[in-house]
Context: one part of a larger RNA
RNA sequence: CUGGGCGUAAAGGGAGCGUAGGCGGCUCCUCAAGUCAGAUGUGAAAUCUUUCGACUCAAGCGGAAGGCAUCGUCUGAUACUAAGGGGCUUGAGGGCAGCAGAAGGAAAUGGAAUUCUCAGUGUAGCGGUGAAAUGCGUUGAUACUGGGGAGAACACCAGUGGCGAAGGCGAUUUCCUAGGCUGUUUCUGACGCUGAGGCUCGAAAGCGUGGGGAGCGAAGCGGAUUAGAUACCCGCGUAGUCCACGCCCUAAACGGUGGACACUAGAUAUAGGAGGUAUCGACCCCUUCUGUGUCGAAGCUAACGCUUUAAGUGUCCCGCCUGGGGAGUACGGCCGCAAGGCUAAAACUC
Numbered sequence: 001c002u003g004g005g006c007g008u009a010a011a012g013g014g015a016g017c018g019u020a021g022g023c024g025g026c027u028c029c030u031c032a033a034g035u036c037a038g039a040u041g042u043g044a045a046a047u048c049u050u051u052c053g054a055c056u057c058a059a060g061c062g063g064a065a066g067g068c069a070u071c072g073u074c075u076g077a078u079a080c081u082a083a084g085g086g087g088c089u090u091g092a093g094g095g096c097a098g099c100a101g102a103a104g105g106a107a108a109u110g111g112a113a114u115u116c117u118c119a120g121u122g123u124a125g126c127g128g129u130g131a132a133a134u135g136c137g138u139u140g141a142u143a144c145u146g147g148g149g150a151g152a153a154c155a156c157c158a159g160u161g162g163c164g165a166a167g168g169c170g171a172u173u174u175c176c177u178a179g180g181c182u183g184u185u186u187c188u189g190a191c192g193c194u195g196a197g198g199c200u201c202g203a204a205a206g207c208g209u210g211g212g213g214a215g216c217g218a219a220g221c222g223g224a225u226u227a228g229a230u231a232c233c234c235g236c237g238u239a240g241u242c243c244a245c246g247c248c249c250u251a252a253a254c255g256g257u258g259g260a261c262a263c264u265a266g267a268u269a270u271a272g273g274a275g276g277u278a279u280c281g282a283c284c285c286c287u288u289c290u291g292u293g294u295c296g297a298a299g300c301u302a303a304c305g306c307u308u309u310a311a312g313u314g315u316c317c318c319g320c321c322u323g324g325g326g327a328g329u330a331c332g333g334c335c336g337c338a339a340g341g342c343u344a345a346a347a348c349u350c
Stems, first nucleotide, its partner, number of pairs: 003322004007304002012318001014201004021194003025088006033081002035077007048066006091191001092188003095184005103177007110154001114150008125136002162169002206247006215241002220236004258317006266295011299306002323350003332343004
């Protein structure tokens, strides 16, 4: 070391694509590398096990037999794995016919609201709060009407609804791009699964350059509250929030649950298809595939709970954990403009 685990106790990588590697469907033939059997050689002595003997016994000593991982050579076996060759279609992929969608990118357009501005009506308040005050207003505010401008977000539809690998995606139209589902069984014929490194994507905040800036609003200023109030409440308000390009690469990036495949009672709701039945037709009803929820049996679980969307029963591959603190820190390395990120200890202590 051969262990046990990872929803909540320590532990699933934020997500995808994919290299090496690991693992891999049905069937026939060949081979004999792995595997298995036999023979033989090696496996020093001491040690070990069994046994015998001599020292009075024991320890120790002497003799005999056995055992010993691994390895070499030869002969043989061929179920499985590997290797070579042939075939198959159910895995995988393609074709054809349909379907749904806030999936991504670009451009154009629209209405409501907000705010600013101009003009008009109009007069003393408005605003705000638990109550107030700061603030705005007779240089005419708030309110109402009309014209114009700007930026951001898209009410209703809207739903435990949909789409996406995740982050995430919600006005309308057009263009470009990607994926999924259903039906058919038409083609290829294992082309598959996973994936150390690697590459790409990755909310918000933040950074660089240039724009933009309505509303909101870290910081900041003021008013309150309070013993104080560097807060909660109120009035302002810079960065930011928005756009383009380039970085950053983190999160309670959560289903706190890695991916793939197979199997294992059901009930119910809902979304997208297909088939059947019924009907004038639609609905209804039945079957089936894919998704999203709730409940529940067996089983599992420390319990809570999970339960065909498993945390059940199994196989394959990857990641990760190994008492608390020190510490996701120091040092070193790599990355970054910086902020910082990734990798990652020890002393000491309980």

Small-subunit ribosomal RNA, central domain from an uncultured bacterium, 350 nucleotides, folded computationally. The prediction has a mean pLDDT of 87.